[in-house]
Predicted 3D model of a 588-nucleotide part of an RNA (large-subunit ribosomal RNA, domain I) from a Polyangiaceae bacterium. The coordinates come from a structure-prediction model, not an experiment, and the mean pLDDT is 80. It matches the Rfam family "Bacterial large subunit ribosomal RNA".

Context: one part of a larger RNA
């Protein structure tokens, strides 16, 4: 000092585990907040750093219910306590909830600092407690300018409402760029990211001024096809439909106008008053806004007027008669609280939020240790799973199959209760949604880039008709079909999952799976905005090594002892390498 062999160090690789992760189905729920949320500070234990629970009533309080033997969180010991007079634990419902936080009495550098605010309580007088004391809208009530009446402002009062937080999903206002065209400008990406308002458990979106083809369909969504098709398209690159069919699910209505009717204003004895017949006389006309009633459609619909048929019974309306018209009351019919009108009330109640019963095994050997291995039974509406010292249908916890709630939540049922009630035929031309429809200009959406460009949309000019009327059928007109714009409201089929319980996996096994399996969005970094980790495993059971030796009353470390095993000793399972020694052998 090189090579080989052994044997130690060091190291944490590989092997197996799995508290933790990722995916997947179909159910639940789908919000919380001024009664103060969501997220925080600070507190709180007999001793308490951190985590979890709670809140000065602070690992907790009180009632119901369930449990049924210990118990005082992770957390071991030491004090000290509780518990069959039923504790700990698990549901339900209450009580308390510091201080920030939308934060709201005023401020503020969050978690703090100031109110001799205002009314009680307490005090000698402060101090001190406990409620209130924000702003907007809305409703009621007062009060009230310039101004007379008024408004406007302005004050009260309201257990009226808003505001803040929340993963995705949904609508609407607004809007890229890299990228692709192998450059690039139109054009793509994309109406994507992303910003902002809004709502919901879903959200839009619905009830033809739709389609369609001479045949007919009949509201919206949504899947599957039609189909990479017609088309568009620097006819590049690309985008790309609909008719029609097949399924999921199914549900249809309010209203505006005309008329009547009340109220209000203006006129103001004009004028007027359904038949007949007396006769009445602020009845009458016009207008507006409100409220009731009517009315709601495209084989046009309706309202005025008549004509016929239609359930009883009272009563008003102009003295009477006839009539109509209205109200009430009986019964008939038909329907409702997701839209069509719109509240409760009662019995009922599956289910949800604690548990509950739950079958059937012994033996012999081997081993620490039996569940394996021999033997010889037994259950099964249960042989999913898990765990127990090695692999257990019969040892535990469970599964299968049944039971169950005092309190809260409840889909849905039934009843009370509440709404409705004409058909048909004739006159007549009263109504049918206006700065609208449509037109130009210069935009956007439509698969459709102006194009020969309908269709929708609205920014600026123009600026229509009411049924003998309008839209519409991809320029336009014509004929023919076809629909009624300009008001609204509507379950279910669909999407999403922060969060709840369950189901699954040719997912993952500590460098993997989430960044996080462990005090992890922690330790650190960064002024911030934002960045972001490393870290699992002793044994079946701590049985974690009483006692003695050496040492500094140490670290280590040799006996003893415990275990199946300590080269299993808390720097703990196996224990690869790189490296570092150290015995030996050969070479030099």
């Nucleotide at each position: 000092g090189g090579c080989g062999c052994g044997u130690g160090g060091u190291g944490g690789a590989u092997g197996c585990c799995u508290u933790g992760g990722c995916a997947u189905c179909g159910g639940g729920a789908g919000g919380c907040g001024a009664a103060g949320a969501a997220g925080g500070a600070c507190g709180u234990g007999g001793a308490c750093a951190g985590c979890u629970g709670c809140g000065a009533a602070a690992a907790g309080c009180u009632c119901c219910g369930g449990g049924g033997a210990g118990u005082c969180g992770c957390u071991a010991a030491c004090a000290g306590a509780c518990a069959g007079u039923g504790a700990u634990c698990c549901g339900g419902a209450g009580a308390u909830c510091u201080c920030c936080g939308a934060a709201u009495g005023g401020g503020g550098a969050a978690a703090c600092c100031c109110g001799c605010g205002c009314a009680g309580g307490g005090g000698a007088c402060u101090a001190c407690c406990u409620g209130c004391c924000a702003a907007c809208c809305c409703a009621u009530g007062g009060u009230g300018a310039a101004u007379a009446c008024a408004u406007a402002g302005c004050c009260a009062u309201g257990c009226g409402g808003u505001a803040g937080c929340c993963a995705a999903g949904c609508c609407a206002g607004g809007g890229a760029a890299c990228u692709g065209a192998a450059a690039c400008a139109u054009c793509u990406a994309a109406g994507u990211a992303c910003c902002u308002g809004g709502a919901c458990g879903a959200a839009a979106g619905a009830a033809a001024a739709u389609c369609a083809a001479a045949c007919g369909a009949g509201a919206c969504u949504c899947c599957c096809c039609u189909a990479g098709u017609a088309g568009u398209g620097g006819c590049g690159a690309g985008c790309g439909a609909a008719c029609g069919g097949g399924g999921a699910a199914c549900a249809g209505c309010c209203u505006a106008a005309a008329c009547c009717u009340a109220u209000c204003a203006g006129u103001g004895u004009a004028a007027g008053c359904g038949g007949c017949u007396g006769g009445c006389g602020u009845u009458g006309c016009u207008g507006a806004g409100u409220a009731g009633g009517g009315g709601u459609u495209g084989u046009g619909g309706g309202a005025u007027c008549u004509u016929g048929c239609a359930g009883g019974g009272a009563g008003a309306a102009u003295g009477g008669c006839a009539c109509u018209u209205c109200u009430c009351c009986c019964g008939a019919c038909g329907a409702g609280u997701u839209a069509c009108a719109a509240a409760g009330a009662g019995u009922c109640g599956a289910g949800c939020u604690a548990g509950u019963a739950g079958a059937a095994c012994g033996g012999c050997a081997u081993g620490g240790a039996a569940a394996g291995g021999c033997c010889g039974g037994c259950c099964a509406u249960a042989g999913a799973g898990g765990g127990u010292g090695a692999c257990a249908g019969c040892c535990c916890c469970g599964u299968a199959u049944g039971c169950g709630a005092a309190a809260g939540c409840g889909a849905g049922a039934c009843u009370c209760c509440c709404c409705g009630u004409g058909c048909a035929g004739g006159a007549c031309a009263c109504c049918c949604g206006a700065g609208u429809a449509c037109c130009g200009c210069a935009g956007g959406a439509c698969a459709c880039g102006a194009g020969c460009a309908a269709u929708c949309c609205g920014g600026c000019g123009g600026g229509a008709a009411u049924c003998u009327g309008g839209g519409a059928g991809g320029a336009c007109c014509a004929u023919c079909u076809u629909c009624c714009a300009a008001g609204g409201c509507u379950a279910a089929g669909u999407a999403c999952u922060c969060c709840u319980g369950a189901u699954c996996g040719a997912c993952c096994g500590a460098u993997a799976g989430u960044g996080a399996a462990c005090u992890a969005g922690u330790a650190c970094c960064g002024c911030g905005a934002g960045g972001g980790a490393a870290a699992g495993g002793u044994g079946a059971a701590a049985a974690g090594a009483a006692c003695c030796u050496c040492g500094g009353u140490u670290a280590g470390a040799g006996g003893a002892g415990u275990g199946a095993a300590a080269u299993a000793g808390u720097a703990c399972c196996u224990g690869a390498a790189a490296c570092c020694g150290u015995g030996u052998g050969c070479c030099u």

The full RNA is in RNAcentral, with records from ENA.